[in-house]
C1' cells in the first nucleotide's frame, strides 16, 4: 500500500430511497402445587463516524475508522 466483502436493540441475521423486522434472550401477566414448556403482552437499535445528494438516506456518493479476505511491496 492496491482490490473486494462486513460493520443495524444484549447476541444472530432480514430491511437496499418515504423513515426498523424476525428468531433467540430479558421483563410482566395467563397456565402450574411449583417449575420448565406453552399463551398474551412489553422494554430495548434512530442503523460505525463525518460530510454530499435529495422533498427525504440504515438504504445512493465521497472521506474516514474497525473486522475479513486476496494480492503487491519489504529485510
Nucleotide at each position: 500500500g492496491g482490490g473486494c466483502c462486513c460493520g443495524u436493540g444484549g447476541u444472530c441475521u432480514a430491511g437496499c430511497g418515504g423513515g426498523a423486522a424476525g428468531a433467540c434472550g430479558c421483563c410482566u401477566g395467563c397456565u402450574u402445587u411449583g417449575c420448565a414448556c406453552g399463551c398474551a403482552g412489553g422494554a430495548a437499535a434512530c442503523c460505525g463516524c463525518c460530510g454530499g445528494u435529495u422533498c427525504g438516506a440504515a438504504u445512493c456518493c465521497g472521506g474516514c475508522c474497525g473486522g475479513g479476505u486476496c494480492c503487491a511491496c519489504c529485510a
Predicted 3D model of a 75-nucleotide RNA (transfer RNA) from an Anaerolineae bacterium. Lineage of the source: Bacteria > Bacillati > Chloroflexota > Anaerolineae. Rfam family: tRNA. Rfam describes the family as follows. Transfer RNA (tRNA) molecules are approximately 80 nucleotides in length. Rfam links the family to the GO term triplet codon-amino acid adaptor activity. The RNAcentral record of the sequence draws on ENA. Model confidence (mean pLDDT): 82 of 100.